RNA sequence: CACUCUAACAAGCAAAUUAUGUGAAAACAUAAGACGCAAAGCCACCGGUCUAAGGAUUUUUCUAUGACAGCGGGGUUGCCAAU
Numbered sequence: 001c002a003c004u005c006u007a008a009c010a011a012g013c014a015a016a017u018u019a020u021g022u023g024a025a026a027a028c029a030u031a032a033g034a035c036g037c038a039a040a041g042c043c044a045c046c047g048g049u050c051u052a053a054g055g056a057u058u059u060u061u062c063u064a065u066g067a068c069a070g071c072g073g074g075g076u077u078g079c080c081a082a083u
Stems, first nucleotide, its partner, number of pairs: 002083001004081001012037002017032006035070001041076003045073003048068003054063003
């Protein structure tokens, strides 16, 4: 430098739950906490999932312009280490 993510070390992330805050909600942020993670880094492009304030419907359903990257695919960057 190229390529790959088998094992290990160091380092890293942090599910459920709890507290506080934001939000219409889904959910998110911070702190505590670790179920797990070799991209559990980043990007809603494709499929999927959640919510439905507003709008439509006209009375109970539809709708993302709101979310989920820790649902799958794709794109992009990359530590240690192996070759």
Predicted 3D model of an 83-nucleotide RNA (c-di-GMP-I riboswitch aptamer) from Colwellia sp.
It was read from a public genome assembly, where an Rfam model found it.
It matches the Rfam family "c-di-GMP-I riboswitch aptamer". From the family's description: GEMM was predicted in a large-scale screen for bacterial structured RNA regulatory elements. Its family is annotated with cyclic-di-GMP binding in the Gene Ontology.
The organism belongs to Colwellia, within Bacteria.
Its mean pLDDT, the model's own confidence on a scale to 100, is 81.